[in-house]
This is a predicted structure of a 267-nucleotide part of an RNA (large-subunit ribosomal RNA, domain VI) from a metagenome. The full RNA is in RNAcentral, with records from SILVA.

Context: one part of a larger RNA
RNA sequence: CGCAGGAAACUUGAGAGGCUUUGACCCUAGUACGAGAGGACCGGGUCGAACGGACCUCUGGUGUUCCGGUUGUCCUGCCAAGGGCAUUGCCGGGUAGCCACGUUCGGAUCGGAUAACCGCUGAAAGCAUCUAAGCGGGAAGCCGACCUCAAGAUAAGGUUUCCCUGGGAUUCAUCCCCUAAAGCCCCGCGGAAGACCACCGCGUUGAUAGGCCGGAAGUGGAAGCAUGGCAACAUGCGGAGCAGACCGGUACUAAUCGGGCGUGAGA
Numbered sequence: 001c002g003c004a005g006g007a008a009a010c011u012u013g014a015g016a017g018g019c020u021u022u023g024a025c026c027c028u029a030g031u032a033c034g035a036g037a038g039g040a041c042c043g044g045g046u047c048g049a050a051c052g053g054a055c056c057u058c059u060g061g062u063g064u065u066c067c068g069g070u071u072g073u074c075c076u077g078c079c080a081a082g083g084g085c086a087u088u089g090c091c092g093g094g095u096a097g098c099c100a101c102g103u104u105c106g107g108a109u110c111g112g113a114u115a116a117c118c119g120c121u122g123a124a125a126g127c128a129u130c131u132a133a134g135c136g137g138g139a140a141g142c143c144g145a146c147c148u149c150a151a152g153a154u155a156a157g158g159u160u161u162c163c164c165u166g167g168g169a170u171u172c173a174u175c176c177c178c179u180a181a182a183g184c185c186c187c188g189c190g191g192a193a194g195a196c197c198a199c200c201g202c203g204u205u206g207a208u209a210g211g212c213c214g215g216a217a218g219u220g221g222a223a224g225c226a227u228g229g230c231a232a233c234a235u236g237c238g239g240a241g242c243a244g245a246c247c248g249g250u251a252c253u254a255a256u257c258g259g260g261c262g263u264g265a266g267a
Stems, first nucleotide, its partner, number of pairs: 001152001005163007015149004021049007033038001051106005059100004066093005071086006110144003117137004164266001166177004178264001183261004187203005208254003211250005218242002224237005
């Protein structure tokens, strides 16, 4: 920009893409078969491999925004307690998120048309013949079925709902006045959404983010004081102190105030 008014939501599915794998064991059954050795079809069940999707409850990884330990040095006047720098200085743990080594699910089933092949009826050719007319069966393969996208599918589809019911001039190109809907955008606060854009939520009639409060998860026993010890240190007050992303609550802060597009019933 188009889809012959504008808008919101929900859809149909032309078409396209994806998937399509396989083993072992058990039962049937030591049955059929076979002299024996051996050993099934059909059917049913269990457990896997590789591959793929989703997810983070569990396990594990990361986690330079969390907690702790510790070395050197500089600083906060000193002690103590802290801060900076040294790869995050180094080291031990670790929430959320993101992940796999983790969890879970999938390739099932069914239908249609067929291949080789197996048939029915059957002439040419009094017989025979699956074929010439006609009719069946039959694959991990083909087309559907399953999953995803999808109306720019220009043959531009469908359904539901919402909105607009002025005046004048005209050289018929348009211009002036009035009006400005539904809805959308800008802007702002954000997001398991994201390169930008887009998408989703929220904007005081408000829990959108931050803060604060409570909780969870984490770390692992704060500072200070007391006691014991020459001291390093240990113990008590005390599962202490600290505490990012997680869960919930709460208008304290910021989403203020606003601006724009879109018209007047549709060639």